[in-house]
RNA sequence: GGGCCGGUGGUUUAGGGGUAUAAUGCCUCGUUCGCAACGAGGAUGUCAAGGGUUCGAUUCCCUUCCGGUCCA
Numbered sequence: 001g002g003g004c005c006g007g008u009g010g011u012u013u014a015g016g017g018g019u020a021u022a023a024u025g026c027c028u029c030g031u032u033c034g035c036a037a038c039g040a041g042g043a044u045g046u047c048a049a050g051g052g053u054u055c056g057a058u059u060c061c062c063u064u065c066c067g068g069u070c071c072a
Stems, first nucleotide, its partner, number of pairs: 001071007010024003018055001026042005048064005
């Protein structure tokens, strides 16, 4: 330098046109003498960045950045 894959709450991730899922962590409450475990509720996401297409973009297209992998 080129090919391919990926970037989504603190962490790990699902979803590939109609404002996003689950687990775990965090906070509050209940249960307990107390803790753990369990149960109920809550907060946390400019979906890597910019531009384009579209009534509408996390999703499709282009460019850039970052990570992984292969080739030279």